Predicted 3D model of a 584-nucleotide part of an RNA (large-subunit ribosomal RNA, domain V) from a groundwater metagenome. Rfam family: Bacterial large subunit ribosomal RNA.
Context: one part of a larger RNA
RNA sequence: CCUGCAUCAAGACGAAAAGACCCCGGAACCUUUACUGUAUCCUGGUACUGGAUUUUGAUUUUGUAUGUGUAGCAUAGGUGGGACGCUUUGAAGCUUUGGCGCUAGCCAGAGUGGAGCGGAAAUGUGAAAUACCACCCUUACCAAAUUAGGAUUCUAACCUACGGCCGUGAAACCGGCCGGGGAACAAUGCCAGGCGGGCAGUUUGACUGGGGCGGUUACCUCCUAAAUUGUAACGGAGGCGUACAAAGGUGCUCUCAGUGCGGACGGCAAUCGCACGGUGAGUGUAAAGGCAGAAGAGCGCUUAACUGUGAGACAUACAAGUCGAGCAGAUACGAAAGUAGGUCUUAGUGAUCCGGUGAUGGCGUGUGGAAGCGUCAUCGCUCAACGGAUAAAAGGUACUCCGGGGAUAACAGGCUGAUCGGGUCCAAGAGUUCACAUCGACGACCCGGUUUGGCACCUCGAUGUCGGCUCAUCACAUCCUGGGGGUGGAGAAGCUCCCAAGGGUCCGGCUGUUCGCCGGUUAAAGUGGUACGUGAGCUGGGUUCAGAACGUCGUAAGACAGUUCGGUCUCUAUCUGAUGCAGG
Repeated sequence: CCUGCAUCAAGACGAAAAGACCCCGGAACCUUUACUGUAUCCUGGUACUGGAUUUUGAUUUUGUAUGUGUAGCAUAGGUGGGACGCUUUGAAGCUUUGGCGCUAGCCAGAGUGGAGCGGAAAUGUGAAAUACCACCCUUACCAAAUUAGGAUUCUAACCUACGGCCGUGAAACCGGCCGGGGAACAAUGCCAGGCGGGCAGUUUGACUGGGGCGGUUACCUCCUAAAUUGUAACGGAGGCGUACAAAGGUGCUCUCAGUGCGGACGGCAAUCGCACGGUGAGUGUAAAGGCAGAAGAGCGCUUAACUGUGAGACAUACAAGUCGAGCAGAUACGAAAGUAGGUCUUAGUGAUCCGGUGAUGGCGUGUGGAAGCGUCAUCGCUCAACGGAUAAAAGGUACUCCGGGGAUAACAGGCUGAUCGGGUCCAAGAGUUCACAUCGACGACCCGGUUUGGCACCUCGAUGUCGGCUCAUCACAUCCUGGGGGUGGAGAAGCUCCCAAGGGUCCGGCUGUUCGCCGGUUAAAGUGGUACGUGAGCUGGGUUCAGAACGUCGUAAGACAGUUCGGUCUCUAUCUGAUGCAGG
C1' cells in the first nucleotide's frame, strides 16, 4: 500500500415524510348583537264552516216625530201643486200620564165633553201656511232586511290512545254500527307580519424591509429630482373635501409695511400732519410661482358667474384633464378704443348603472292615443379602500386540511459590526509634589466576530430546537504552575506590563435551567470557538401539537414570551472517516 473481518457513529447539509411552525392562495368546520336567507314557533286573514238567541255598529226601506236670528197672532227646514181639509168611526175646551224642548211652547195616549176646528183674503216677511197632497234635507225613535264585530248556546260538519258490539282467534292496528265527551273552536291548506346561528350559503381589502399591531389609501404645494418634462421609498415638510351676489364684470381713482419728526386728553403703541420709504405690506384659504405700469386699496354703474359653437395647441396607455383666438345671438360698463364666457394661478372631487324632476320638435309593437323610451337641462354616492366587485357582509381554529414559497419569518450559517469585547494614540485631570507606579475625561485610529441587533444570501419535495450526560478538539485576549520589566516594590502580600498553550483547571444545596446565589475546598476552580461542538451517541426536565384547570381578555368561538398537571425521541451502516485484528 492492497484485501478482508470485527467494532464506533464524525461526515455524506445521511434515510424516512412535496415542513405540521411562518407567509401567500384555497378549503373545511366552529362562533356571533357580520350579511342574506330559511326550518320550527307565535299572531292575523281566508277555505274546510253550519243553526239560534242576545248585544254593538254600518247601509237601505216603511212609519212617526223633528226644525225658534230680527219683524211677526207664533218654535215658519226646502221646492212644487193647491182652495179647500178634518169632524157623531166624536170638534173646541177641561183633567191626567208620557216624550221633546231654546222654558216660549210642540207631539202622543187615557178620561170627560157634545159641535165645531184649521186655512185662504188683510197686516207683516227674503220666503206663506203642518188646511191638505207630493218629492226631499237635518236630527231622533220604533220595526224589518242585508252586512260586520262581540258574547252565550245548539248539533249535524270536524276531532276523540273514551265505552260497548261486529268483521276477528291475539292486537294501544284499520273499518262499520250504537253511545259518551269536545265542537264550529281545534287540526289542516293558502296568504301575510314577527321571532328565528336551530340550519344554510357566503363575506370579512391592499400596501408592508416576514406577518400582526400601528400608519397609509383620492386631490393640491414645496424639497428629494441629478439647470426641459418626468421620476421611487412606511423619505423630509404642509394643506384640501371650500368660500364669495361680491371677495364677480367694467369705468375712474389711489399706493403699501415700516421709520424719523410734529401734535389736547393719548401713554412704547389709537386717529392727524410732513418727510423718507421699490416692496420687506397685501393677495378669503396651505405652499410655491407671480403681482407696485398692479393681480394690492377705494368709489360709481351693473350681472359675461351668458346661449350656440370653436381653428389650433398642451398633456396623455385608455378614460379623464387643461388652454384657446375667432364666428352667430343677446347683454354690462366705458365718451371711445375696448374689456367681460367668474374670482392672481395651481386643491375644494366621483366613471357607469339605477331612479327622481323640468323641458322637448324624436320613437310609439295592426291604426289613433296612452303607457313606456329617447334627446336636452338638472338632482340623488366620506361608492374617502376616492378607476367606484354587491342594494346588502364580522370573527375563531392548538381539531385542522390542501396547493405553493427559502419570492417571506423563527434555529443555525453567511454579509455588516450600530451595540458588544479588546487594543493603540493624544493627555485635561486624579495620584501631598509629579500626566504616564496606578487610573485616565473630551476625542482620534484600529482589531475581534463570543452579545443584542440590521439584511433576507443557501436551506420550507425538512439543516431536529434549550439544558444536562458522554466524548472531546482548537485559539490565547493566561485562572494555576514557569521566565522576566516597572512599581507610589523594605520583606511578605499585591498592582501593572512582556514572554509562554507543556500539563492542570473541584465537590455539594436551590432552580428545567445556561447563568446566578449560597456552603465547603483548591495551586487554580480561565475566557472563548468548534451548526450557542456533540439526539443515525443517550436523556427529554424546559420550550412548541392534540386533554384539562386557574387568572386575565373576548358577547362568543377562543386567546395570552401568563401559570399549572399530563403528553409515542424511528433507522439491521452502502460510501468517506476512525479503532482493533488477520492475510497478501
RNAcentral holds the full RNA, with entries from SILVA.